[in-house]
Molecule: TPP riboswitch aptamer (THI element)
Organism: Pandoraea thiooxydans
RNA sequence: AGCUUAGCGCAGGGGUCCUGCAACCACGUUGCGGGUGAGACAUACCCUUAGAACCUGAUCUGGAUAAUGCCAGCGCAGGGAGCGUGACACCUCCCCUC
Numbered sequence: 001a002g003c004u005u006a007g008c009g010c011a012g013g014g015g016u017c018c019u020g021c022a023a024c025c026a027c028g029u030u031g032c033g034g035g036u037g038a039g040a041c042a043u044a045c046c047c048u049u050a051g052a053a054c055c056u057g058a059u060c061u062g063g064a065u066a067a068u069g070c071c072a073g074c075g076c077a078g079g080g081a082g083c084g085u086g087a088c089a090c091c092u093c094c095c096c097u098c
Stems, first nucleotide, its partner, number of pairs: 001092002007085004011048004016042001017035008054079003060073004
């Protein structure tokens, strides 16, 4: 000096279901609870190519549950959002000295 990562900055991507009660004429909406989860509408949470965040297949298959996109499979299946800056150490190269 290069390489590279953590970090930092900015930017981007994503999901929001099941259920009890109450109110309303009511599909349903709102409020208060319960279930799973990081997150079930949060100045939050998760993820950004080393990409199971998330979507498709899928009104899928098996299991469980009060019920569910709850669990597992499907799944080295197909898609899926990034740039800048940048140490320490390692490694590589160059120079100097002995």